[in-house]
The RNA shown here (Bacterial RNase P class A) has 361 nucleotides and comes from a Bryobacteraceae bacterium. The source organism's lineage runs through Bacteria, Pseudomonadati, Acidobacteriota, Bryobacterales and Bryobacteraceae. Rfam family: Bacterial RNase P class A. Rfam's curators write: Ribonuclease P (RNase P) is a ubiquitous endoribonuclease, found in archaea, bacteria and eukarya as well as chloroplasts and mitochondria. The RNAcentral record of the sequence draws on ENA.

């Protein structure tokens, strides 16, 4: 340099003018500060917070599921193991990707089609033995056989040698499987030795078993202040009111079905809080393989009417089309209590790592 793969960061920049939301200063005119994202998205997990419920325990239900670590927690992340797969390689092995990866020698259940037979299985073809018929080829009957063929996603360990009538773990070697012991490792697991002839096919994203975890609803949660009108309760109460400024008069309401006065409480409109200083962000150092944690220093970066965050212009950057000039375009997307993850969308630019290979010194 090339090829393959993986990971990370940014995701147009600067300025001017006019607007919008909010905060600060000002009597005011006005001035100043801040104002979307890596996913703000899906709302799929986990938590903070709030209210409700709740002695304790059990049944049921839901979820998670190799091992270790991290974390407030997680179905997340980091590291490791095993399996599958891809690339390179003759191989050993190396690089990358993926994995619902506990239990099928507790029980129940399921397996379409094909096939003779689908699980304490099975003889369709074939092979072999015996007998019958036949001159023979062949055919019939009885039996043995899972080595070969065929079916299937899957056929009761694999390869080889021996063995046999033909075969068969029937015997043996190696591999696989299981058990025991020893070594390594915190563990998952792995290595070695010995033993066992093989008994225990698959599916648990079927029921089930085992281990662990889980109360419900969600910021429109929830809390505070609190008019008018109507209605509720307590106390007083025989009067209260209109014509009417006063007297008389008339009328209305009322006298235990209580007018009127006053007090209390709930709730509505409205206002306020929750509401953004936090498992926060940046830098340096330390511990750790890492996730992550700690120490020190610095910083404050949206908070709404659940409605702002925009528009125009200039210069620059990148892309397209063009000889040039002119022109066009700049991904996905839009906060709503907050935080940690996951998933999905994303034009383009930049950086790093691993493996292989080539060239040069």
């Nucleotide at each position: 340099g090339c090829u393959g793969c993986c990971g990370g960061a940014c995701g147009g920049g600067c300025g001017a003018u006019c607007g919008c939301u909010u905060c600060c200063g000002g009597u005011g005119a006005c001035g100043g500060g801040a104002g979307a994202g890596g996913a703000a998205a899906g709302u799929c997990c986990g938590g903070u917070c709030u209210c409700c419920a709740a002695a304790g325990a059990g049944c049921g239900g839901c979820g998670u599921g190799c091992c270790g670590g991290c974390u407030a927690a997680c179905g997340g992340c980091c590291g490791g193991g095993a399996g599958c797969u891809u690339c390179g390689g003759a191989a050993a092995c190396g690089g990358g990707g993926c994995u619902a990866c506990g239990g099928a020698a507790a029980g129940u259940g399921c397996a379409a089609c094909a096939g003779a037979a689908a699980u304490g299985a099975u003889a369709c073809c074939g092979c072999c033995c015996g007998g019958g018929u036949g001159a023979a080829a062949a055919u019939c009957c009885g039996g043995g056989u899972a080595a070969g063929g065929g079916u299937g996603a899957a056929a009761u360990g694999g390869u080889g040698c021996g063995g046999u009538a033909a075969g068969a773990g029937c015997g043996c070697a190696c591999c696989g499987c299981g058990g025991u012991g020893a070594g390594a490792g915190u563990a998952a697991u792995u290595u070695c030795a010995c033993c066992g002839g093989c008994a225990a096919g698959g599916c648990a994203a079927a029921c089930c078993c085992c281990a662990c975890g889980c109360g419900g609803a969600g910021c429109a949660a929830g809390g505070c202040c609190a008019a008018a009108u109507a209605g509720g309760g307590g106390a007083g109460g025989a009067g209260g009111g209109a014509c009417u400024g006063c007297u008389c008069g008339u009328c209305c309401c009322g006298c235990u079905c209580g007018a009127c006065u006053u007090c209390c409480g709930g709730g509505u409109a409205g206002g306020c809080c929750g509401c953004u200083a936090g498992a926060g962000c940046c830098g340096u150092c330390c511990a750790g393989u890492a996730a992550u944690g700690g120490a020190c220093g610095g910083c404050c970066g949206a908070g709404a009417a659940g409605a702002a965050u925009g528009a125009u212009c200039g210069c620059c950057g990148c892309c397209c089309c063009g000889c040039a000039a002119a022109g066009g375009g700049c991904a996905c997307a839009g906060a709503a209590a907050c935080c940690g993850g996951c998933u999905u969308a994303u034009a383009g630019u930049c950086c790093g790592g691993c493996a292989g290979u080539c060239c040069a010194a």